[in-house]
Context: one part of a larger RNA
Order: sequence, then C1' cells, then structure tokens
RNA sequence: CGUACACGGUGGAUGCCUUGGCAGUUGGAGGCGACGAAGGACGUACUAACUUGCGAUAAGCCUAGUCAAGCCAGUAAGAGGCGCUUGAGACUAGGAUUUCCGAAUGGGGAAACCCGGCCCUUUGGGUCAUCAUGCAGUGAAUACAUAGCUGUAUGAAGCGAACGCGGAGAACUGAAACAUCUAAGUACCCGUAGGAAAAGAAAUCAACCGAGAUUCCGAAAGUAGCGGCGAGCGAAAUCGGAUUAGCCCUUAAGCUUUAAUGUAGUUAGUGGAACAUUCUGGAAAGUAUGACGAUACAGGGUGACAGUCCCGUACACGACAACUUAUUUAAAGUGAAAUCGAGUAGGUCGGAGCACGUGAAACUUUGACUGAAUAUGGGGGGACCAUCCUCCAAGGCUAAAUACUCCCAACUGACCGAUAGUGAACCAGUACCGUGAGGGAAAGGCGAAAAGAACCCCUGUGAGGGGAGUGAAAUAGAACCUGAAACCGUGUACGU
Repeated sequence: CGUACACGGUGGAUGCCUUGGCAGUUGGAGGCGACGAAGGACGUACUAACUUGCGAUAAGCCUAGUCAAGCCAGUAAGAGGCGCUUGAGACUAGGAUUUCCGAAUGGGGAAACCCGGCCCUUUGGGUCAUCAUGCAGUGAAUACAUAGCUGUAUGAAGCGAACGCGGAGAACUGAAACAUCUAAGUACCCGUAGGAAAAGAAAUCAACCGAGAUUCCGAAAGUAGCGGCGAGCGAAAUCGGAUUAGCCCUUAAGCUUUAAUGUAGUUAGUGGAACAUUCUGGAAAGUAUGACGAUACAGGGUGACAGUCCCGUACACGACAACUUAUUUAAAGUGAAAUCGAGUAGGUCGGAGCACGUGAAACUUUGACUGAAUAUGGGGGGACCAUCCUCCAAGGCUAAAUACUCCCAACUGACCGAUAGUGAACCAGUACCGUGAGGGAAAGGCGAAAAGAACCCCUGUGAGGGGAGUGAAAUAGAACCUGAAACCGUGUACGU
C1' cells in the first nucleotide's frame, strides 16, 4: 500500500411526518377613501430586541349580549400583580380615542420634517388646497352687460386581484426567404364603470312556409365562403338547450330614498347518546372476554390502531344589538330628453368593420363634398331592375341566463410532501446583490412529557469529554427521528 471482515468518523440521501402550499365545489361578499383610505414612519408593556395588537385614553377605554374560573399575547422565563358569580379574562355587535407621513388638501419639502395666517372658552381646540356645479353679492375695458373677483352649499380626487366597455395600437413569429397576408385588434398604453358590464324589444331574419328582443352553451361546421386561392382565416340561417319581460317619450312602466309591516338569514353561542375488566407493554386506543349507543361509525386529539376518554359529529335550539332581505302600504324625489326623430337617409371620393384582402360587393360606420321623401312615404331581402314578402332608421329605459375572484366560510382531491408544493411550511419579498429600475436565496422534525443532564472528575473558571442521574431508548443530549453513498480512520487476518 492492497484485499477481506468488524467497529467508528464525516455526510445528510432515504423512509415516515406536516404547521405550508396547489387545484377546485357550494354559499357569501364584490369595494375602501376628505367622517382622511390603501400603505407606512414613530411610539406604546414591569421590557433591551423582534413579531402581534394598539395610538399620548397607545398588548388598550365605554355600552350591550354570550361564555366564563382563571388571567396579565408570543419568543420567554422571572419579578410583581389582578380576579374567583359583587364576573377578571375571552368572543360578538355598536361606540370613543386614533401621533406623524401618505390623494395629503394652510405654505414649503430631500415622505414620516420645516414655517405660518385667522378665530375661540389658550398646557389647548377649530379652520385656511385645487377643480366642477348651483346660488348670492360685487364688478373692468364699455352705457346696459359680460369676463373677472368674493362668499356659501354640494360633489370630485386616491387605492384596489381579475372580469367589462371605449380610445389608441406594435413586433418577434408563420408564410420553410419576403412585401399583400399572418401573429392580432393580441401585448403594451390611456379613459371609465359595475357587481357584473356590454347588448336588447326588429327600418331583424326568412323564403312565398314562417319566426318573433338580447345574452350564453351544444350542433349546423372546419361546412358556405374569404385567401400572394399561399400560409392561413372562417361565418350565418336553422335545430337543441340555459334564462325569460317587457316598456316609455300627450304624463307613465319603472327606479331611488324614507317610514311602517313583518318573512328569512348573517354577525357570539347552547344542549348533544353509549365500556368495563384481563394480558403484553414505558404508555393501551392493541389482544382476550363480556356489554352498550347510533337521525351521531365525518374528522381531529389523547404515551401504539378509540363509535362509547376529550374536542366534536347527527339532530334540536338561540340574539340586547347591528346588518342584509321576501311581501304589502304610504310619502317624497327621479324618470324629464323631448314631443316620433334632417344636415338625417341616400350619393361621390378616401378609410374602417362585417368570416368577406375591391372584388360582381350588398350591409354597418364616417374624414371631405353634397343631399331627399314624410305612411299616397321610407328601409331591407348580397351588384342592379321589376314583382312579391317583410320591417319602420335618424329618441330612451330594461332583470335573468353569461365573465371574474384581492377577500370570507364550509367542504373536496387516483394534487405536493421540505432540491417537491407558492419565491416564501422557519420573523420571506427577509438576508444579500445593484446608483437605480430591479434581482432575490438558504433554512422543517430531541422526547409521550424537558423529566433539557443536580453533583463529581480532566481542561485555559475553555472547547470537548468521562462518570452520576432522567428516560422505554441518550449511538434520542439540544451540531438532537431514521442515518444510504462518496470520503477518512481504528482493530484483526492475509498478500506484497
């Protein structure tokens, strides 16, 4: 040095577990904000730090209700207290307080800071931004007026995950290159709203039969078509379903608010059946024997696997108060634009939308220029004309079926199980990196219970270890379940 065996070290795979995630179902909610939000800064305890809560009334104050014998949140002990039916503490509802920044709004500003005016009952309190609209006053050039100014009242602003409508609008890419085309009216940006939005009661389709607002789903159908007829794009009628609702502008269907009525819920809760012994074991829920409940054998916990030990579960019940809500009634407001739709329909030129790329291209829309008729009228039926059929534009409202989930509750999973599942199971959008926009981790498990090792010894009053003790187990000792491999040793045997 090698090989074999045994025993270790290192390391943290694997197994098991789950506090966390992921995907959904059902129901709710769908907003918060000048009554100062979202988000923060700084404070606040017997308290040095962090988390949570709260705001100079500061882990809290008041009222009402429901539980209640314990409590003073957690890491986290200690000290010192409070309460025990004369009700501490917890939960629910309502209220009070709520520093400073932040739309931030008295002015300024390098956010959490600086500096003011006015009024008042002055350790203090209140108020003072801008814009829009209404009303009132005042009032230029300029006579009446108007602009302007001032006062007052009401409203707006900012934030928020997706979903909606509108405006504006790419490129990569595909076409095996590329220009029409595609990607795609997508991404991004802007405006704006609601719990949904939008659309909507035929100047619609159809085809000589008829249907009867809109929206969504399935079929029609990858059809008819469009298309450098390339790549690709791609309907509708009609049928089957979901849901249904119609109305108004010559005075009314509806909507909103308030009040009454009183239905059903939400926000705390309450009751809630039924088992003992033996054996093994550290521990019984396991084994054995014999019982019992079940409108409850969902689930979780308890020293191993519990219907009958605990929490629950089925079922039954419950609210001082707050909120939501069905029905009916009453009042007020709104509807309210206008009065049946004229610079409109139609036309020409240039665009866009329609599955439809200018085509034979109807229809819708409109930047420019034009420009009717008035129900004895007008639009459409895919160039156009006639016949026929059908409808009535240029005013308005309208629930449901549909889309989505930042959020709340319950439940589900041939979803994950710590290199997985969210980036984040753990004090994570943290540490750290970057001037900044931004990027962005690693890190779970002693034990049933800390019973977390008193005391002794070695040692640097170390680190670490050896005894002793606890424990079922300490090769479960905090670098703690299991403890693979690489890698490093010790001992023995053999070989060289």
A computed fold for a 496-nucleotide part of an RNA from Pseudoalteromonas viridis, annotated as large-subunit ribosomal RNA, domain I. RNAcentral holds the full RNA, with entries from ENA. Rfam family: Bacterial large subunit ribosomal RNA. The prediction has a mean pLDDT of 86.